[in-house]
RNA sequence: CCAGAUGGCCGGAUGACCGCUGUCGGAGGCUUCGGCCUGCGGGGGAGGAAAGUCCGGGCUCCAUGGAAACAAGGUGCCGGAUAACGUCCGGCGGGGGCGACCCCAGGGACAGUGCAACAGAAAGCAAACCGCCGGCCGUUCGCGGCCGGUAAGGGUGAAAGGGUGCGGUAAGAGCGCACCGCGCUGCCGGUAACGGUGGCGGCACGGCAAACCCCACCUGGAGCAAGACCAAAUAGGAACGGCCGUUCGGGCGGUUCGCCGCGCCGGAAGAUGCGUUUCCACAUCGCCGUUCGGGUCGGUCGCGCGAGGCGCUUGGCGACAAGCGUCCCAGAGGAAUGGUCAUCGCUUGGCGUCAGCCAAGGACAGAACCCGGCUUACAGGCCAUCUGGCAUU
Numbered sequence: 001c002c003a004g005a006u007g008g009c010c011g012g013a014u015g016a017c018c019g020c021u022g023u024c025g026g027a028g029g030c031u032u033c034g035g036c037c038u039g040c041g042g043g044g045g046a047g048g049a050a051a052g053u054c055c056g057g058g059c060u061c062c063a064u065g066g067a068a069a070c071a072a073g074g075u076g077c078c079g080g081a082u083a084a085c086g087u088c089c090g091g092c093g094g095g096g097g098c099g100a101c102c103c104c105a106g107g108g109a110c111a112g113u114g115c116a117a118c119a120g121a122a123a124g125c126a127a128a129c130c131g132c133c134g135g136c137c138g139u140u141c142g143c144g145g146c147c148g149g150u151a152a153g154g155g156u157g158a159a160a161g162g163g164u165g166c167g168g169u170a171a172g173a174g175c176g177c178a179c180c181g182c183g184c185u186g187c188c189g190g191u192a193a194c195g196g197u198g199g200c201g202g203c204a205c206g207g208c209a210a211a212c213c214c215c216a217c218c219u220g221g222a223g224c225a226a227g228a229c230c231a232a233a234u235a236g237g238a239a240c241g242g243c244c245g246u247u248c249g250g251g252c253g254g255u256u257c258g259c260c261g262c263g264c265c266g267g268a269a270g271a272u273g274c275g276u277u278u279c280c281a282c283a284u285c286g287c288c289g290u291u292c293g294g295g296u297c298g299g300u301c302g303c304g305c306g307a308g309g310c311g312c313u314u315g316g317c318g319a320c321a322a323g324c325g326u327c328c329c330a331g332a333g334g335a336a337u338g339g340u341c342a343u344c345g346c347u348u349g350g351c352g353u354c355a356g357c358c359a360a361g362g363a364c365a366g367a368a369c370c371c372g373g374c375u376u377a378c379a380g381g382c383c384a385u386c387u388g389g390c391a392u393u
Base pairs, nucleotide, nucleotide: 001389002388003387004386005385006384007383008382009381010380012344013343014342015341016340017339018338020045021044023042024041025040027038028037029036030035047364051375052374054373055372056371057370058369059223060222061221062220064281065280066279067278068277069276070275072219073218074217075216076215077091078090079089080088081087092106093104094103095102096101107214108213112212113211114208115207129154130153131150132149133148134147135146136145137144138143162180163179164178165177166176167175181203182201183200184199185198186197187196188195189194227301228300229299230298237292238291239290240289241288242287243286244263246268247267248266249265250264251262252261253260254259270285271284272283273282308327309326310325311324312323313322314321315320346361347360348359349358350357351356
C1' cells in the first nucleotide's frame, strides 16, 4: 500500500427569532366548586432500529382453585449467565475457508410405521445388464450356445453394502495381511460433552426423523381496546326451543277428603362452573342455544422511579455479577416534540500554483403500558484488533 475478518460508535453542531406541548413554582380572573381561562419564570420533549409482532417476562383480570393423567404446543451436545427465553457466553463434535474467522433444526434409525420418482440387474437384506474365469458342444477360426464360478473392472443413480495398497486365485472376493474405518473393551486427561492411547474381533443389520414417531425437559387463559373508579341513563326486557326437574319436611292454593298443583322456603341428592377425564375443595341454584328490542358510546386513573441510565472499583476467558458514587432523561389522547436565518462541519463535482472559492447533497425512518432479546432496513463516515499478499529497511 492492496484485499479481507471481527467488534464498537456517529449519523450533524452552535447561536438567534417565531411556534407547539408536559411538568414544577408563582400571579390574576371565572366558577355549576367538578374545575376552567390568561400571563411570567425554571426544567424536559421521537429510535438504533421507535419497524416486524417472532420469543420471553413485568403488570392487570378471570368462580374457579389444588393434585394427577391425557391432548396440544415448544426446546433438544456439555457447562454457565439471566427475572425468563427458542436469547447470550464459553467449550465439544461436524462442515466451509490459505487464514483471521464463519455456519449447524447438534438426543434416538437395534420400539414401530414409512419414503427414495426416473434410471438401473438390483434401493433392504439382496442382486447379475455389460464384463472376467473354467468346463462341454459347434465353428466360415471372427466367434456363438449351454452349464458352473464371480462381484475386483464398467454402466445407471443423490446413494449400489466398507476404503487404499500388497499378496493370493482358474478368474476374483477381508480370501489373507498392513494402515484407515467400524464394533467390544482396559487405562489416562477433562465437572461434562468428548479427546488420547493400548488390546481383541474380518466385520458391517446403509440413508432420511427440517418424515410420522420414541425419549428427556418445559408450558393455565386472555390481554392496556387488560383493568379500576366516578357520573349518567335504560327495560333486573320479551319470545321460542332443548336438557334436567329426584326425595323428605314445611308453606300456599284447589279438593269428590283418596289426593292434586306450585322452577315458593329449608335439608339431602343432583346439575353447572371457558382443552378432556378422575379425586378433593369452593361458588351458584336451574343449565344451554337462537331471535327481537333498550341504555351508555362521558370523565379520571392505569401512564412512567424502573429486572432504570451513566461513571469507577473488584471478581470472572466471557456472557455477567457485586459494591460505591451520580442522574431523573417524553407522556400525547386522533395524538405535541416544529419552522426560518446565519456560521461551522461532512460528502461529491468544478475552478485555482497555494491559501481558498462556487454549486449541489445528506440514509433507514416517528413513541402510545413497560422491559430483555431475535429478525429486517440503512446514504455517508470514524475507531480498535486480527489475517493474507506485495514492496522497502

Predicted 3D model of a 393-nucleotide RNA (Bacterial RNase P class A) from a Paracoccaceae bacterium. It matches the Rfam family "Bacterial RNase P class A". The family's RNA type in Rfam is ribozyme. Its mean pLDDT, the model's own confidence on a scale to 100, is 75. The model forms 96% of the base pairs in the Rfam consensus.